The RNA shown here (c-di-GMP-I riboswitch aptamer) has 69 nucleotides and comes from a soil metagenome.
The model forms 95% of the base pairs in the Rfam consensus.
Rfam family: c-di-GMP-I riboswitch aptamer. Rfam links the family to the GO term cyclic-di-GMP binding.

[in-house]
RNA sequence: AAAUGGCAAACCCAUCGCAAGGUGGGGACGCAAAGCUUCAGGACCCUCUGGGUUGGCUGGGCUACCGAA
Numbered sequence: 001a002a003a004u005g006g007c008a009a010a011c012c013c014a015u016c017g018c019a020a021g022g023u024g025g026g027g028a029c030g031c032a033a034a035g036c037u038u039c040a041g042g043a044c045c046c047u048c049u050g051g052g053u054u055g056g057c058u059g060g061g062c063u064a065c066c067g068a069a
Base pairs, nucleotide, nucleotide: 006031007030011026012025013024014023015022016021029056035062036061037060039059040058041057042054043053044052045051046050
């Protein structure tokens, strides 16, 4: 480079949660790990000496399809 495909932002509907946000359906902004994982950091929320959210914020770890190879 090619091929089979995969995931699914914003937004809308339903639903769970105090919230950040999650789940299901629709929908595609993008993604070669946009698969999994809070180990470190960042950001966000709270019922705040603690707890939670974000893996599509950065890094790390583990796993994985194709193959000019």
The coordinates come from a structure-prediction model, not an experiment, and the mean pLDDT is 90.